[in-house]
Molecule: c-di-GMP-I riboswitch aptamer
Organism: Candidatus Segetimicrobium genomatis
RNA sequence: CGCUGCUCAGAGCAAAGCCGUCGAAAGGCGGUGACGCAGAGCUACGGAGCUACCGCGAGUGCGCUCGCCACGCUAGCCGGGCCGCCAGC
Numbered sequence: 001c002g003c004u005g006c007u008c009a010g011a012g013c014a015a016a017g018c019c020g021u022c023g024a025a026a027g028g029c030g031g032u033g034a035c036g037c038a039g040a041g042c043u044a045c046g047g048a049g050c051u052a053c054c055g056c057g058a059g060u061g062c063g064c065u066c067g068c069c070a071c072g073c074u075a076g077c078c079g080g081g082c083c084g085c086c087a088g089c
Base pairs, nucleotide, nucleotide: 002089003088004087005086012037013036017032018031019030020029021028022027035076041082042081043080045079046078047077048074049073050072055068056067057066058065059064
């Protein structure tokens, strides 16, 4: 340096639920809690998924309702990019 994660060490992260908080929502953050993770570290570049405040369109009983839309979100959906621990070969 490359490949691999069968074995070792020391660590690390933290799903759902619950509480608080921010947000229109999806969802985020903090606490609690561990389902799992060898990149569950970082990055929305490609695909995929979630949401729809605003906007646009339609309807309306004028209260609102419905449809479309990412500029919002998911890195713990997959791929790509960047950086990194230990061990084996």